Context: one part of a larger RNA
RNA sequence: CGUAGGAGAAUUGAGAGGGUCUGUCCCUAGUACGAGAGGACCGGGACGGACGAACCUCUGGUGUGCCAGUUGUCCCGCCAGGGGCACGGCUGGUUGGCUACGUUCGGUCGGGAUAACCGCUGAAAGCAUCUAAGCGGGAAGCCUUCCUCGAGAUGAGUUCUCCCUCCCCAUUUCGGUGGGGGUAAGGCUCCCAAUAGACGAUUGGGUUGAUAGGCCGGGUAUGGAAGCACGGUAACGUGUGGAGUUGACCGGUACUAAUAGGCCGAGUGG
Numbered sequence: 001c002g003u004a005g006g007a008g009a010a011u012u013g014a015g016a017g018g019g020u021c022u023g024u025c026c027c028u029a030g031u032a033c034g035a036g037a038g039g040a041c042c043g044g045g046a047c048g049g050a051c052g053a054a055c056c057u058c059u060g061g062u063g064u065g066c067c068a069g070u071u072g073u074c075c076c077g078c079c080a081g082g083g084g085c086a087c088g089g090c091u092g093g094u095u096g097g098c099u100a101c102g103u104u105c106g107g108u109c110g111g112g113a114u115a116a117c118c119g120c121u122g123a124a125a126g127c128a129u130c131u132a133a134g135c136g137g138g139a140a141g142c143c144u145u146c147c148u149c150g151a152g153a154u155g156a157g158u159u160c161u162c163c164c165u166c167c168c169c170a171u172u173u174c175g176g177u178g179g180g181g182g183u184a185a186g187g188c189u190c191c192c193a194a195u196a197g198a199c200g201a202u203u204g205g206g207u208u209g210a211u212a213g214g215c216c217g218g219g220u221a222u223g224g225a226a227g228c229a230c231g232g233u234a235a236c237g238u239g240u241g242g243a244g245u246u247g248a249c250c251g252g253u254a255c256u257a258a259u260a261g262g263c264c265g266a267g268u269g270g
């Protein structure tokens, strides 16, 4: 821009893409078959491999403003307690998130038309013949069935809901046509954000508000804070006390910030 008014939602499915894999073992059955050696079709079941998707309960990984320990040095006047730097200084753990080495699931089944091939009926050609008319069976393949996208499918579809019939100018063959303006439903801008993200976009909010931060409560993690007291010559230990601290997690709470505003947007029919 189009989809012959303007919007907000929900859909149909033309079409496109993906998927389509495979092994071993057991039963049937040491049966059919075979002199024996050997050893099935059909049918049923179990466990795998590779590949793919989703997810984070478990097991792990990661963890750069989480917790603890610790070395050197500088600083906070000193002690104590802390801070900076040294690969996050190093070491041991670790929430959320993201992940595989983790977990769950998938290929199935079914329908249709067929290939080679196997048939029925059956002439031409009194026979025969699956074929000439006609009618069946038949594959990991084809079309579907399954999953995803999908009406720019210009053949532009469908359904539901919302908004209406304003004002001015020009022109007119008086049917209308063209231009402009303020608006409606609605949208955009702007702002707070993240289950989104390179930017756009998307999604959730914007005071009639829990959107983010803060604060409060909880959870999780770390693993016993500081201070004080006691014991010990001391290093240190014990008690107060599952202590103190705690990123992203779960709730609550308007304290802070989403204030205020601006722009676009149909027209008695389309």
Base pairs, nucleotide, nucleotide: 001152005163006162007161008160009159010158011157015149016148017147018146021049022048023047024046025045026044027043033038051106052105053104054103055102059100060099061098062097066093067092068091069090070089071086072085073084074083075082076081110144111143112142117137118136119135120134166181167180168179169178170177171176186264187263188262189261190206191205192204193203194202211257212256213255214253215252216251217250218249221245222244227240228239229238230237231236
Molecule: large-subunit ribosomal RNA, domain VI
Organism: Actinomadura nitritigenes